[in-house]
RNA sequence: CGAGUAGGACAGGCAGUCGCGCGGCGAGGCCGAAAGGCCCGCUGUGAGGAAAGUCCGGGCUCCACAGGGCAAGGAUAACGGGUAACGCCCGCCGGAGGCGACUCCAGGAAAAGUGCAACAGAAAUAGACCGCCGCACACGCUGUGCAGCAAGGGUGGAAAGGCGAGGUAAGAGCUCACCCAUCGGCUGGAGACUGUCCGAUGCUGUAAACUCUAUCCGGAGCAACACCGUGGGAGGACACGCAGGCUGGCCCGGCCGUCCUCAGGAGGUGGCUGGAGCGGUCUGGCAACAGGCCGUCGAGAUAGAUGACUGUCAGAUACAGAACCCGGCUUACAGUCCUGCUCGCAGA
Numbered sequence: 001c002g003a004g005u006a007g008g009a010c011a012g013g014c015a016g017u018c019g020c021g022c023g024g025c026g027a028g029g030c031c032g033a034a035a036g037g038c039c040c041g042c043u044g045u046g047a048g049g050a051a052a053g054u055c056c057g058g059g060c061u062c063c064a065c066a067g068g069g070c071a072a073g074g075a076u077a078a079c080g081g082g083u084a085a086c087g088c089c090c091g092c093c094g095g096a097g098g099c100g101a102c103u104c105c106a107g108g109a110a111a112a113g114u115g116c117a118a119c120a121g122a123a124a125u126a127g128a129c130c131g132c133c134g135c136a137c138a139c140g141c142u143g144u145g146c147a148g149c150a151a152g153g154g155u156g157g158a159a160a161g162g163c164g165a166g167g168u169a170a171g172a173g174c175u176c177a178c179c180c181a182u183c184g185g186c187u188g189g190a191g192a193c194u195g196u197c198c199g200a201u202g203c204u205g206u207a208a209a210c211u212c213u214a215u216c217c218g219g220a221g222c223a224a225c226a227c228c229g230u231g232g233g234a235g236g237a238c239a240c241g242c243a244g245g246c247u248g249g250c251c252c253g254g255c256c257g258u259c260c261u262c263a264g265g266a267g268g269u270g271g272c273u274g275g276a277g278c279g280g281u282c283u284g285g286c287a288a289c290a291g292g293c294c295g296u297c298g299a300g301a302u303a304g305a306u307g308a309c310u311g312u313c314a315g316a317u318a319c320a321g322a323a324c325c326c327g328g329c330u331u332a333c334a335g336u337c338c339u340g341c342u343c344g345c346a347g348a
Stems, first nucleotide, its partner, number of pairs: 001344010012313007020046007028039004048319001052330002055328005060221004073217005079091004093107001094105004108212002113210002115206003129153002131149002134146005161179002164176003180202006186195001188193001225270004233262006244256004277296008314317001
């Protein structure tokens, strides 16, 4: 320098004008008996790395439930750790890919049982189409029948572990050496697992088929839920009058039963944002993460604010926008910058 790989940060900047939500301040203005409401001025603050999908896990709230168990349904699946918890994260094992950095894995059980394996092929868990060998016959180098075999050919994704030697009529783990796989022992490791070790065995695949094993799971969700609640409704008590209330102060006239309890529509208030928080630093740990110290407060609306215009600079600006909160995962994304590592080439 080129190609790659893993991780992190940012997500237009500055200036001016106008506007909006929320908080604070004001001996400001208006309304109101008051509580308070509206307006004005000043000031502070105002979206994200995914606020998204709503796919997992929790907090919180209500409902159900004495406690526990079984069944049903669902989820997860090597091992060790982290965490409030997880199906997430870290480390590690095994397998697959890559020269490598590194990446990916739906990674329990097929010796509990059941099912399935299309087509091809003789045969799919069981065998003989071609073939090899022996005997008999026909009979003459071919054919038929009986018996043995599974090495070779052929089919298939998959065909009774592989290969060599012995052995045999021909053959075959039938026997032996080596290799492979599984299981058991031993070694190392915290464990999954492992090995120039020992022994046994040679078993089809499929559980993104039923099933079995282990572990976990009560349901609904902030439109949860709690409180206030004009009118109207339901129930009760007392009255039915020469009483009382309203009708701008009085009279006439006109109109109206009063009080209490309950549920609760519209509407309002709370829930609502300070929390498994964020930034820095130190300690422990390979890491995820945990702990100590210092600093810090960063939206809270309810038809829903976070915007518009101008100037300037630049690389000409992506995906997208809170709605109870938090930890993850997944998906979308113009670009810019930083760090570790790998491979190739060249130079010193």
Model confidence (mean pLDDT): 75 of 100. The RNA shown here (Bacterial RNase P class A) has 348 nucleotides. Rfam family: Bacterial RNase P class A. The family's RNA type in Rfam is ribozyme. It was read from a public genome assembly, where an Rfam model found it.